[in-house]
RNA sequence: GUCCCCAUAGCUCAACUGGAUAGAGCGCAGCCCUCCGAAGGCUGAAAUCGAGGUUCAAAUCCCCGUGGGGACA
Repeated sequence: GUCCCCAUAGCUCAACUGGAUAGAGCGCAGCCCUCCGAAGGCUGAAAUCGAGGUUCAAAUCCCCGUGGGGACA
């Protein structure tokens, strides 16, 4: 330099090739329980890497970037 793959809660992963309120586990907060904790139960907060485009509708498709990984040179 060319090409390929990846990027979604604090972390690890889903989202069925565009369509219902973006879900789960762990973690975190509150409450219950307890003499106090742990365990257990209930409830809650929290995310689509950035900017454009296509579309009635975009996490998903297209373009340009950013970051990470890989192949060739």
A computed fold for a 73-nucleotide RNA from Candidatus Yanofskybacteria bacterium RIFCSPLOWO2_02_FULL_45_18, annotated as transfer RNA. Its Rfam family is "tRNA". Gene Ontology term of the family: triplet codon-amino acid adaptor activity. The family's RNA type in Rfam is transfer RNA. Rfam describes the family as follows. Transfer RNA (tRNA) molecules are approximately 80 nucleotides in length.